[in-house]
Overview
Transfer RNA from Ulva compressa, 71 nucleotides, folded computationally. Model confidence (mean pLDDT): 81 of 100. RNAcentral holds the sequence, with entries from ENA. It is recorded under the gene name trnA. Taxonomically the source falls in Ulva (Eukaryota, Viridiplantae, Ulvophyceae, Ulvales).
Order: sequence, then structure tokens, then C1' cells
RNA sequence: GGGGUUGUAAUUUAAUGGUAAAAUAUCUGCUUUGCAAGCAAACUAUAGCAGUUCGAUUCUGCUCAACUCCA
Repeated sequence: GGGGUUGUAAUUUAAUGGUAAAAUAUCUGCUUUGCAAGCAAACUAUAGCAGUUCGAUUCUGCUCAACUCCA
């Protein structure tokens, strides 16, 4: 320098173009003499910029980051 794969919450994973889901974690409350466990609630996300579309996590292009192959 060229090719390929991946990028979603603090972490691990879902979501056939139609209101982004769950578990764990954090925090609050209930329960307990107290702790743990349990129950309820809250908080936090589509790497970025454009394009296509009535509508984009999803399709297309570029950029960025990680990994990988070739030279």
C1' cells in the first nucleotide's frame, strides 16, 4: 500500500426495512435483628458523516478503531 471481518447499555449477547430486547452489573425501595437470596422500580446504547427509502441497527459509500490475509 491492497483485500477481508467486526463495531448495539458498564459487561455479555438479541433484533428478516416498521416504537431497540434480555441477562449480569450499579442505584432505590420492600422483605430480615443483620447479611445473603428473593421481589418491584430506575439509570445507561446502535463507532462517526452522508446517501437510498414514507420509514435504516438492518441497504450503499466514505472516514475512524480493532483483528486478520497478501505484498